[in-house]
RNA sequence: GCGGAGGUGGCGGAACUGGCAGACGCGCAGGUCUCAGAAGCCUGUCCCGCAAGGGGUGGGGGUUCAACUCCCCCCCUCCGCA
Numbered sequence: 001g002c003g004g005a006g007g008u009g010g011c012g013g014a015a016c017u018g019g020c021a022g023a024c025g026c027g028c029a030g031g032u033c034u035c036a037g038a039a040g041c042c043u044g045u046c047c048c049g050c051a052a053g054g055g056g057u058g059g060g061g062g063u064u065c066a067a068c069u070c071c072c073c074c075c076c077u078c079c080g081c082a
Base pairs, nucleotide, nucleotide: 001081002080003079004078005077006076007075010026011025012024019065027045028044029043030042031041032040046055047054048053058074059073060072061071062070
C1' cells in the first nucleotide's frame, strides 16, 4: 500500500430483514437474611431535567417519516496479502 472483520453504559456482550437502544451477564450501590460475614433473594445502576421531555451507538456528513443497522470521508483495533 491492497483486501476483510470490528468500534454500543465501568467491563463482556445483544439489538443486523431500517421501526421502543441500552436485552442478558459481570461489577457497583442500597435493602433482606445473619451474632457478624459469605452465598442466595429484592430494588437501583448512561447523561441533562422537579417532571414532561431531550440527548446519547468511535468522529463528521448524507439517504429516509424513521439509522447501532444503508451510503460517503476520516480515526482506532485485529486478521490476511504484498
Overview: Predicted 3D model of an 82-nucleotide RNA (transfer RNA) from a Candidatus Omnitrophota bacterium. Its Rfam family is "tRNA". Rfam's curators write: Transfer RNA (tRNA) molecules are approximately 80 nucleotides in length. The family's RNA type in Rfam is transfer RNA. It was read from a public genome assembly. NCBI's taxonomy places the organism under Bacteria, Pseudomonadati, Candidatus Omnitrophota.